[in-house]
Molecule: FMN riboswitch aptamer (RFN element)
Organism: uncultured Ruminococcus sp.
RNA sequence: AUCUUCGGGGUAGGGUGAGAUUCCCGACCGGCAGUAUAGUCUGCGAGCCUCUGGCAUGAUACGGUGUGAUUCCGUAACCGACGGUAAAGUCCGGAUGAGAGAAGAU
Numbered sequence: 001a002u003c004u005u006c007g008g009g010g011u012a013g014g015g016u017g018a019g020a021u022u023c024c025c026g027a028c029c030g031g032c033a034g035u036a037u038a039g040u041c042u043g044c045g046a047g048c049c050u051c052u053g054g055c056a057u058g059a060u061a062c063g064g065u066g067u068g069a070u071u072c073c074g075u076a077a078c079c080g081a082c083g084g085u086a087a088a089g090u091c092c093g094g095a096u097g098a099g100a101g102a103a104g105a106u
Base pairs, nucleotide, nucleotide: 001106002105003104004103005102006101013025014024015023027090028089029080030079031044032043033042034041039078040077047055048054049053060076061075062074063073064072082093083092084091
């Protein structure tokens, strides 16, 4: 340099109601790169629109160990795009899509 493949998970059980996996109790889930092992640190990706551009873009503390950890252990919190619909991180839809990247082959 070229090609190929891979590349997102999750509402059990109840309450109210004509109707809610959307409200309430409770439950469950966590892309990619960096670094002492990360949903919450530093960056990246994905989304919507009238697509030169504009909009949106979330969240952690304390204690302990240690050379080093907001990453491990303990405890207690917090967060989650857009459209649909009884108000959604988990249902349906764009999406058998796209992509940050990763692996392999020549």